[in-house]
Predicted 3D model of a 249-nucleotide part of an RNA (large-subunit ribosomal RNA, domain VI) from Rhodopseudomonas palustris. It matches the Rfam family "Bacterial large subunit ribosomal RNA". RNAcentral holds the full RNA, with entries from ENA. Its mean pLDDT, the model's own confidence on a scale to 100, is 84.
Context: one part of a larger RNA
């Protein structure tokens, strides 16, 4: 842009993914073998490889958390802090993101075959799986499993809207992003911010008081502080105004 208006909900023509390969136990020390060895079929199956999804849980990373500490400088001193020195170094780490972590798959099954194995069978009284009919038969082939799918131009179906339904723009944002799109949300409101409570993570603030010359130690104190998290709360900022609206009756 088309598919004769919109918004939403399917079908599935057709495309694309996936397909490994198994010790071990069994059956059975059985069939067979003179023994010596030693199965097919069939039932269960770990561990690997591949692959996808996920952040409980193990771990990693986490320069906006927490702690410890070094040298300076400053805030006049002391005490308590800020800067700066690769994040100044060291210890741990929330969310997110990941693997090495978790969980699932890589099927059953059926359908037509392929080489092969066959019934039944004639031409050629026999023989012959072929000629006429008829079965078995492989990871391949085609359904099944997952995914896209109506641009499939043969352009499908179902709902609902019938004049204001609807989109757009704005604006708060993120499960979403390079911008556009997409999701959510706009006061008949929990989109984000802030805040209150908790979660987490740091390890026991400061300031006081006791002990001790000191350096520290111990009380108050599972404290203080705490990013990305939850849940509640309209304080804040999502104002008020815009704009476009067919066909056809």
């Nucleotide at each position: 842009u088309g598919u004769a208006a919109a918004a939403a909900a399917u079908u599935g023509a057709g495309a694309g993914g996936a397909g490994u390969a198994a010790a071990c136990c069994u059956u059975a020390g059985u069939a067979c073998g003179a023994g010596a060895g030693g199965a097919c079929c069939g039932g269960g199956a770990a561990a690997a490889a591949u692959g996808a999804a996920u952040c409980u849980c193990u771990g990693g990373u986490g320069a906006a958390u927490c702690g410890a500490u070094u040298g300076u400088u400053a805030u006049a001193c002391c005490a308590a802090u800020a800067g700066c020195a690769u994040u100044g170094u060291c210890g741990a780490g929330u969310a997110g993101c990941u693997a090495a972590a978790u969980u699932c798959a890589u099927a059953a099954u059926a359908g037509a075959u392929a080489a092969u194995c066959g019934c039944u069978g004639a031409a050629a009284g026999c023989a012959u799986c072929u000629a006429a009919g008829c079965g078995a038969g492989a990871a391949a082939c085609u359904a099944g499993c997952c995914u896209c799918a109506a641009a499939a131009u043969u352009a499908a179906u179902u709902u609902u809207u019938a004049a204001a339904a609807u989109a757009g723009a704005u604006g708060u944002a993120a499960a979403a992003g390079a911008u556009a799109a997409u999701u959510a949300c706009a006061u008949u409101g929990a989109u984000a911010g802030g805040c209150u409570u908790g979660a987490u993570g740091u390890g026991u603030a400061a300031g006081a008081g006791u002990u001790g010359u000191a350096a520290a130690a111990c009380u108050u104190u599972c404290a203080g502080c705490u990013a990305a998290c939850a849940a509640g709360u309209a304080c804040u900022a999502a104002a008020a105004a815009c704009u476009a609206a067919a066909a056809u009756u």